[in-house]
Transfer RNA from Patescibacteria group bacterium UBA6816, 74 nucleotides, folded computationally. It matches the Rfam family "tRNA". The family's RNA type in Rfam is transfer RNA. Lineage of the source: Bacteria > Bacteria candidate phyla. The coordinates come from a structure-prediction model, not an experiment, and the mean pLDDT is 80.
RNA sequence: GGGCGAUUGGCUCAGUUGGUUAGAGCGCCGCGUUCACAUCGCGGAGAUCUCAGGUUCAAAUCCUGAAUCGCCCA
Numbered sequence: 001g002g003g004c005g006a007u008u009g010g011c012u013c014a015g016u017u018g019g020u021u022a023g024a025g026c027g028c029c030g031c032g033u034u035c036a037c038a039u040c041g042c043g044g045a046g047a048u049c050u051c052a053g054g055u056u057c058a059a060a061u062c063c064u065g066a067a068u069c070g071c072c073c074a
Stems, first nucleotide, its partner, number of pairs: 001073007010026004019057001028044005050066005
């Protein structure tokens, strides 16, 4: 230098062919249960989807560019 993949709550990941409100598990907070802790049950907070621009009535999703990480080729 070229090619491919990944980037979505604190962490690990889903998200179909663009369309109702962006979800799950773990973690966190509160309450209950316990002498207490854990487990368990109930409830809650937390992501403008890596960034910028574009297309569209509408974008996590399509297009362009950039960034970071990983793999391969030279």